[in-house]
RNA sequence: GCCUCUGUGGUGGAACUGGUAGACGCGCUGGACUCAAAAUCCAGUGUCCGCAAGGACGUGGGAGUUCGAUUCUCCCCGGAGGCA
Repeated sequence: GCCUCUGUGGUGGAACUGGUAGACGCGCUGGACUCAAAAUCCAGUGUCCGCAAGGACGUGGGAGUUCGAUUCUCCCCGGAGGCA
C1' cells in the first nucleotide's frame, strides 16, 4: 500500500427483510433472608434538563438516501486478520 471483518449502556452481547435501541447474562445500587456474611430471591440501573409531571439527546465521527437508518451508500478515525 491493497483486501476482508469489526466499532451498540460500566462490561460481554442481541436487535430477523430499514419500522418501540439496549433483549439476555455479568457488574453495580436498594431490599428480603442471616448473629453477621456468602449463596439465593425481589426491585432498580444510558445521558442531560426539570421540584415534579414531563421533555430532549443517544449505536466510533461526519455526510447522504428514505416518511423512517444500529441496519443501506460515501468519506474519515480506531481495532483484528490476510496478501505484498
Predicted 3D model of an 84-nucleotide RNA (transfer RNA) from a Bdellovibrionales bacterium. It matches the Rfam family "tRNA". Rfam classes the family as a transfer RNA. NCBI's taxonomy places the organism under Bacteria, Pseudomonadati, Bdellovibrionota, Bdellovibrionia, Bdellovibrionales. The coordinates come from a structure-prediction model, not an experiment, and the mean pLDDT is 81. It was read from a public genome assembly.